[in-house]
Molecule: Bacterial RNase P class A
Organism: uncultured Ornithinimicrobium sp.
């Protein structure tokens, strides 16, 4: 000067405040006792309710975020078939699963540590390739070059044809270099090189790599364009769903009851099942509470297996659960960062510029906040610390 990985996200104290849970206290209520015809009154008790009360414990994150993937859980369906739709895409492994992670292969970048890849198929077919350029894909003559014909005194001009070697355009122009050849040219032919296809051998679980031989001489790009191939995929989501309590008032029209409306099986078709109500308009009305709810594919440590992701065993640790939605505010001290000053140059190092330490003043602390729970990915973030490695001197 860099590359990769991990960690922290101030500490302590005081005052005030919020939420869950527990205990107490107070009130209510149910039950019991006494009394009694019954009630008031009195006493006891509770897996009950309430709280302007008191005390105690605990109380956000590395991303709680975005909701982009995957799973658990819940309900619906479980009778299938075809079509369509969506997703994934080098290979091997890990994982509950994944679009995640690890290792490797291939391609690209970097001197290097390392980083990046939206990495199946473009000889199955179709489409597209802006601008520029003559031409953008069964190729194509703008300039130039060459031959022939015509005109002209000549320079040259016109026409017909050949030529993709040269110029110019472009992200991309139908292999590269040299030679033979030719009117000029061209894989037309030759040598070497590059690339492609096929075959064989060797290594590897595999992606793939290395070597040898043959062939025709060369075939553009794009699949996050349609498409093809392989594999995978029921739907809806905690406003899931269950229970308690509770409100209301019907009327009109249309369709239908085995000639079956309507509903379910993710979409469509076939098929199957349920099936007596359904739809529209007007009018009326409830919208409270409890459970689901948080301890789990959990964190940390040690040992073993594995390159690693990860797995196994043992030990140990652990209290957020709101529902207008708590987890906060102020002050003080210390620590951290930035900046300024130190006048008899504070102290130390240095020739010096300056650096480090100390003291004092001022300023700063981000991104953001659970809402059923996990595993990932992506994005945001004042700043600080640690480890490994690379390059230069």
């Nucleotide at each position: 000067a860099g590359u990769c990985g991990g960690c922290c996200a101030g500490a302590c104290g005081g005052c005030c405040g919020c939420g869950u849970c527990g205990a107490g206290c107070a009130g209510g209520u149910g039950c019991c006792c006494a009394g009694a015809a019954g009630a008031c009154c009195g006493g006891g008790u509770g897996u009950c309710c309430u709280g302007u009360c008191u005390c105690g414990c605990c109380g956000a994150g590395g991303a709680a975020c975005g909701u982009c993937c995957g799973g658990g859980c819940u309900c619906c369906a479980c009778a299938g078939g075809g079509c369509a739709a969506g997703g994934u895409g080098g290979u091997g492994g890990c994982c509950a699963a994944c679009a995640g992670c690890c290792a490797c292969c291939c391609g690209g970048g970097g001197c290097g540590a390392c980083c990046c890849g939206c990495g199946g198929g473009a000889c199955a077919g179709u489409g597209c390739c802006a601008c520029a350029g003559a031409a953008a894909a069964c190729a194509g003559a703008c300039c130039g070059c060459c031959a022939c014909c015509g005109g002209g005194a000549g320079a040259c001009c016109g026409g017909u044809g050949g030529u993709g070697a040269g110029g110019g355009u472009g992200a991309a122009a139908c292999g590269g270099u040299g030679g033979u050849g030719u009117a000029a040219g061209a894989g037309a032919c030759c040598a070497c090189c590059a690339g492609c296809a096929c075959g064989c051998c060797a290594g590897g679980u595999g992606a793939c790599u290395g070597g040898c031989g043959u062939g025709g001489c060369u075939c553009g790009g794009u699949a996050a364009a349609c498409c093809c191939c392989a594999c995978c995929u029921g739907g809806a989501g905690c406003a899931a769903g269950a229970c308690c309590a509770g409100a209301c008032a019907g009327c009109a029209c249309g369709c239908g009851u085995u000639c079956g409306a309507g509903g379910g099986c993710g979409g469509c078709c076939c098929g199957c099942c349920c099936g007596a109500g359904c739809g529209u308009g007007c009018g009326g009305g409830u919208a409270g509470g409890u459970c689901g709810c948080u301890g789990g594919a959990g964190g940390c440590g040690u040992g073993c297996g594995g390159c690693a992701a990860c797995g196994c065993a043992c030990g140990u640790c652990c209290u957020a659960g709101a529902u207008g939605g708590a987890u906060g505010g102020c002050c003080g001290u210390c620590a951290c960062c930035g900046u300024c000053g130190c006048a008899g140059u504070g102290c130390c190092g240095g020739c010096a510029a300056c650096g480090g330490c100390g003291c004092g003043g001022c300023g700063g602390g981000a991104c953001a906040g659970a809402a059923c729970c996990c595993g990932g990915c992506g994005u945001a973030c004042c700043g600080g610390c640690c480890g490994a490695c690379u390059c230069a001197u």